[in-house]
RNA sequence: UUAAAAAAAGGUAAACCCUGGGUAACCAGGGGGCACAAAGCCACGGGUCCUGUUGAAUAGGUGCAAAGGACAGCCGGGUUGCUGAAG
Numbered sequence: 001u002u003a004a005a006a007a008a009a010g011g012u013a014a015a016c017c018c019u020g021g022g023u024a025a026c027c028a029g030g031g032g033g034c035a036c037a038a039a040g041c042c043a044c045g046g047g048u049c050c051u052g053u054u055g056a057a058u059a060g061g062u063g064c065a066a067a068g069g070a071c072a073g074c075c076g077g078g079u080u081g082c083u084g085a086a087g
Base pairs, nucleotide, nucleotide: 001086002085004083011036012035016031017030018029019028020027021026034073040079041078042077044076045075046074047071048070049069050068051067053066054065055064057062
């Protein structure tokens, strides 16, 4: 420097269950273990989802827009990094 085929050490932890928080998406802790070589970190682009908020439309149901949120284990991008291997 390159890539992550193999090995080792160590790490993370889906569904589901319990407790707590939040209107909600979802989050935190405990159990659990589907998986993961960035499943570390950052909402920058796209995406998905939510809303005791606002606006206009509508008879209503409802969808739309705005605003504010959630997801980094949806895809890109940025950034830091373990291990050994090859050069």

Predicted 3D model of an 87-nucleotide RNA (c-di-GMP-I-GGC riboswitch aptamer) from a Thermodesulfovibrionia bacterium.
Model confidence (mean pLDDT): 81 of 100.
NCBI's taxonomy places the organism under Bacteria, Pseudomonadati, Nitrospirota, Thermodesulfovibrionia.